[in-house]
Context: one part of a larger RNA
Molecule: large-subunit ribosomal RNA, domain IV
Organism: bacterium
RNA sequence: UUUUGUUUAGGGAACUCGACAGAUUGGCCCCGUACCUUCGGUAUAAGGGGUCCCUGCGAUUGUAUUUGUAUAAGUGCGAUUACAGGGUUCAAUAACUCGGGCGAUCCGACUGUUUAACAAAAACAUAACAAACUGCGAGCCAGAAAUGGUGUGUAUAGUUUGUGACGUCUGCCCAGUGCUAGUACUUCAAACUCCGGUUCAACGGAGCUAAGAGCUAGUAAACGGCGGGAAUAACUAUAAUUCUCUUAAGGUAGCGAAAUGCCUUGUCGUUUAAUUGACGACCUGCAUGAAGGGCGUAACGAGAUCGCUAUUGUCCCAAACAAGAUCCCC
Numbered sequence: 001u002u003u004u005g006u007u008u009a010g011g012g013a014a015c016u017c018g019a020c021a022g023a024u025u026g027g028c029c030c031c032g033u034a035c036c037u038u039c040g041g042u043a044u045a046a047g048g049g050g051u052c053c054c055u056g057c058g059a060u061u062g063u064a065u066u067u068g069u070a071u072a073a074g075u076g077c078g079a080u081u082a083c084a085g086g087g088u089u090c091a092a093u094a095a096c097u098c099g100g101g102c103g104a105u106c107c108g109a110c111u112g113u114u115u116a117a118c119a120a121a122a123a124c125a126u127a128a129c130a131a132a133c134u135g136c137g138a139g140c141c142a143g144a145a146a147u148g149g150u151g152u153g154u155a156u157a158g159u160u161u162g163u164g165a166c167g168u169c170u171g172c173c174c175a176g177u178g179c180u181a182g183u184a185c186u187u188c189a190a191a192c193u194c195c196g197g198u199u200c201a202a203c204g205g206a207g208c209u210a211a212g213a214g215c216u217a218g219u220a221a222a223c224g225g226c227g228g229g230a231a232u233a234a235c236u237a238u239a240a241u242u243c244u245c246u247u248a249a250g251g252u253a254g255c256g257a258a259a260u261g262c263c264u265u266g267u268c269g270u271u272u273a274a275u276u277g278a279c280g281a282c283c284u285g286c287a288u289g290a291a292g293g294g295c296g297u298a299a300c301g302a303g304a305u306c307g308c309u310a311u312u313g314u315c316c317c318a319a320a321c322a323a324g325a326u327c328c329c330c
Base pairs, nucleotide, nucleotide: 001325002324003323004322005321006320007319008318010316011315014314019311027051028050029049030048031047036041038165052087053086054085055084056083058081059080060079061078062077063076064075065074066073067072088092100309101308102307103306104305105304106303107301108300112124113123128163129162130161131160132159133158134157139150140149141148142147166296167295168294169293171226172225173224176223177222178219179218180217181216182215185214186213187212192207193206194205195204196203227245228244229243230242231241254288255285266282267281268280269279270278271277
């Protein structure tokens, strides 16, 4: 100098991105337990008390035995337990073992899964919801095929896709791109038919024609989209209202400086002595928005964030000790 531990007066997060680390709490028994809630939970909520030894006095009970009463009483040996008095230690779950707690917000419903060796999560999965295909020699998958799997299953089934418990909802647009259906008609290859090609042929032309395309519809829990400009109310401001353009429509309910807001440390309130934080509001949404789901939500979370309490060498501000390592000298 350093590693790992132990202890530290007074203060108690002033440290720090952040209470990281450490400390506190801790088992069992008794009392007691709020908001919220899907009535199951939350909950070991929180918050109190006890815990060892001796004695006394009760209670319950096992077994053995005694009592002419016997579902009882007594006695002996045990087990459990209530109460009271006393005793020891700084300390009685004395070691080991062994939750700090509470409030609020975001995300994900939950248990589960994951980047073996930098990521455990808000990612994946999930029950549930929805859509598409499929009537079985099906559909989907593997294979060149035979054939095999799903399945010795049969639409309450199988496959594929999206959302992701529950509650409440899921608006408008089919113009584009897909998909599905229809199609009098148009287009359309080879083959085929007919004609031309002095004969044969190459070749040329005409006719017929499948799928497809055109055309006509449907379809958004299909891929996706949901703007701009004007005018308008008897103060002003704003615009319930009206018109219009590109390209089908013109963002509904809800939520909103948000895990999404540039400007921005937006503005107001609460929290603080002081807050680019947090929470509650507002809405002027650069660039929210409804199964690429919207908004709520009890429970759950080694998830993210804020606050309070307890606690502490994180810090003020360092110190001592123990066991090692290292350096210098011999």